This is a predicted structure of a 475-nucleotide part of an RNA (small-subunit ribosomal RNA, 3' major domain) from a metagenome. The prediction has a mean pLDDT of 81. Its Rfam family is "Bacterial small subunit ribosomal RNA". Gene Ontology terms of the family: ribosome and structural constituent of ribosome. The full RNA is in RNAcentral, with records from SILVA.
Context: one part of a larger RNA
RNA sequence: UGACGGGGGCCCGCACAAGCGGUGGAUUAUGUGGUUUAAUUCGAUCGAUACGCGAGAAACCUUACCAGGGUUUGACAUGCACAGGAAUAGUUCAGAGAUGGGCUAGCCCGCAAGGGUCUGUGCACAGGUGCUGCAUGGCUGUCGUCAGCUCGUGCCGUGAGUUGUUGGGUUAAGUCCCGCAACGAGCGCAACCCCUAUUGCUAGUUACCAUCAUUUAGUUGGGGACUCUAGCGAGACUGCCGGUGACAAACCGGAGGAAGGUGGGGAUGACGUCAAGUCAUCAUGGCCCUUAUGUCCUGGGCUACACACGUAAUACAAUGGUCGGUACAAAGGGUUGCGAAGCCGCGAGGUGAAGCCAAUCUCAAAAAACCGAUCUCAGUUCGGAUUGGAGUCUGAAACUCGACUCCAUGAAGGUGGAAUCGCUAGUAAUCGCACAUCAGCAUGGUGCGGUGAAUACGUUCCCGGGCCUUGUACA
Numbered sequence: 001u002g003a004c005g006g007g008g009g010c011c012c013g014c015a016c017a018a019g020c021g022g023u024g025g026a027u028u029a030u031g032u033g034g035u036u037u038a039a040u041u042c043g044a045u046c047g048a049u050a051c052g053c054g055a056g057a058a059a060c061c062u063u064a065c066c067a068g069g070g071u072u073u074g075a076c077a078u079g080c081a082c083a084g085g086a087a088u089a090g091u092u093c094a095g096a097g098a099u100g101g102g103c104u105a106g107c108c109c110g111c112a113a114g115g116g117u118c119u120g121u122g123c124a125c126a127g128g129u130g131c132u133g134c135a136u137g138g139c140u141g142u143c144g145u146c147a148g149c150u151c152g153u154g155c156c157g158u159g160a161g162u163u164g165u166u167g168g169g170u171u172a173a174g175u176c177c178c179g180c181a182a183c184g185a186g187c188g189c190a191a192c193c194c195c196u197a198u199u200g201c202u203a204g205u206u207a208c209c210a211u212c213a214u215u216u217a218g219u220u221g222g223g224g225a226c227u228c229u230a231g232c233g234a235g236a237c238u239g240c241c242g243g244u245g246a247c248a249a250a251c252c253g254g255a256g257g258a259a260g261g262u263g264g265g266g267a268u269g270a271c272g273u274c275a276a277g278u279c280a281u282c283a284u285g286g287c288c289c290u291u292a293u294g295u296c297c298u299g300g301g302c303u304a305c306a307c308a309c310g311u312a313a314u315a316c317a318a319u320g321g322u323c324g325g326u327a328c329a330a331a332g333g334g335u336u337g338c339g340a341a342g343c344c345g346c347g348a349g350g351u352g353a354a355g356c357c358a359a360u361c362u363c364a365a366a367a368a369a370c371c372g373a374u375c376u377c378a379g380u381u382c383g384g385a386u387u388g389g390a391g392u393c394u395g396a397a398a399c400u401c402g403a404c405u406c407c408a409u410g411a412a413g414g415u416g417g418a419a420u421c422g423c424u425a426g427u428a429a430u431c432g433c434a435c436a437u438c439a440g441c442a443u444g445g446u447g448c449g450g451u452g453a454a455u456a457c458g459u460u461c462c463c464g465g466g467c468c469u470u471g472u473a474c475a
Stems, first nucleotide, its partner, number of pairs: 001475002003472003007469007015459002019423005026314008034305002042054002065300007074125001078124008088105007107116003127289002130287003136283002138278003141274001143272001148187006154163001156161001167178003193266004198234007208223002212221002237260001240254005316416001320375006332363003337356002342351003382413001387408007429451007
């Protein structure tokens, strides 16, 4: 100087407390461990910081794994030498296919030399998701959006180092004020950026419709008011008032205001820590393979299943289930696409083809809510697993191994032990919608809106963190 303490002081955080809803019990989905296997590819991983994680889609492909069948200048790149005219398309035979054989058509520029392009042979070389993340770059997680981490000069000290950065207040903040052997500065904090909440101006089409006509319908004429859209502005700064305070910083209350003290949310992550993670995104040193650890193909596997754990979905019902009626979003996607109306089908869906490169057309029905009817506390008209049958769609192809529909079947489950998680407001809870990936496949992920709470006395305790101080046989 740090680190540590079941030392002390001060302070903060859904850290506890006060509340609400869960997990842990059931079934299913998914990931992991284990076991099994020819293979169940590899990584992440035993706290936070692995386990719906890399993977924003494993039927083939992907794919890296296994079995079998092929191939060796190679699936891919560049160069040289030599030989050739193809490449490619169609067809046929053998084959699981890769591939091999046959037939037909079949080079370009240039007078030529030659060049281009492709094929074959040979040589340099290619290739490797092989190893090392403890050789690395880059990127990332984490402490932590915590308030810290440092430097120059000066002062102090033999020196390591100190001071500044400590102290008194204050703040979300090393935020600001005052004081002070310190005076300044940098990286962080804050602000500048984006979305959102109010409003003015400008502009009105595909959006809107108050007044005037018109209509089944903003449909049409028309309008530029309103909504909305999208560009530029205004607005919030402790600015004003009162009190407290050290005539400070600031705090408390109030006014006005759409909004008040960081208005709400996002992006933004200091010096560093964990030899944290990644050689399988990519790049890269070294090592290793080179008729194989490269590469092509078919099939299988990654989907196994006594079991254990994590994360979710659905429930156990009456604040509910079922049936009928009826209302209100936001944000997105669409040309190899979205696909309306109509018709067929109980339905998944089929047919159909209008319109739309979209504020125009379309996906598209929002759902919970509301109104009415029924069920009457049961393993039930709860719950939907499982299984049988019949189908639909995508796709060469749904056996291993897709999703969905209909009929039948109707399991466990009556609120879950010890323990444990999230959340402080448009939040939790609850309800649906969209998108990425994608031929097809979502209970996952990322967004969007609808309905919409309870509680916070407080900081004694648990956990984590910051500052000061003290002890130490630790570094």